[in-house]
Molecule: transfer RNA
Organism: uncultured Bacilli bacterium
RNA sequence: GGCCCGGUAGCUCAGCAGGUAGAGCGGAGGACUGAAAAUCCUUGUGUCGCCAGUUCAACUCUGGCUUGGGCCA
Numbered sequence: 001g002g003c004c005c006g007g008u009a010g011c012u013c014a015g016c017a018g019g020u021a022g023a024g025c026g027g028a029g030g031a032c033u034g035a036a037a038a039u040c041c042u043u044g045u046g047u048c049g050c051c052a053g054u055u056c057a058a059c060u061c062u063g064g065c066u067u068g069g070g071c072c073a
Base pairs, nucleotide, nucleotide: 001072002071003070004069005068006067007066010025011024012023013022019056027043028042029041030040031039049065050064051063052062053061
């Protein structure tokens, strides 16, 4: 330098033929207990890496940039 995959909630990751974003864990509150642990219930207003473009509408398509990993040279 070229190519491929990824950057979504504190963490690990889903998501989609473009139509108003989710799970598990963690955290917080509550129930239970003499008190704890375990268990159960409730609880997420996330610039979907950044900037443009297309569209009535973009996390999802297109271009550029940035960043992590891999392959080739």